The RNA shown here (transfer RNA) has 74 nucleotides and comes from an Abditibacteriaceae bacterium. The sequence is in RNAcentral, with records from ENA. It matches the Rfam family "tRNA". Rfam classes the family as a transfer RNA.

RNA sequence: GGCCUCAUAGCUCAGUCGGUGAGAGCGCCAUUCUUAUAAAAUGGAGGUCCCUGGUUCGAGUCCAGGUGGGGCUA
Numbered sequence: 001g002g003c004c005u006c007a008u009a010g011c012u013c014a015g016u017c018g019g020u021g022a023g024a025g026c027g028c029c030a031u032u033c034u035u036a037u038a039a040a041a042u043g044g045a046g047g048u049c050c051c052u053g054g055u056u057c058g059a060g061u062c063c064a065g066g067u068g069g070g071g072c073u074a
Stems, first nucleotide, its partner, number of pairs: 001073007010026004019057001028044005050066005
């Protein structure tokens, strides 16, 4: 240099054929329980879906470019 692949909550990830209010587990906060802690139960907060543009009535999803991680190859 060429090719492939990945990027969604603090972490690990799901998200189907483009259409519901963007989700799960762990973590965090509050409450209950306990003498207290842990465990458990209930509730809550937390996201410009990597960036920029395009297509579309509508984009996490499709297209183009870019950035970053990983891999193959010369």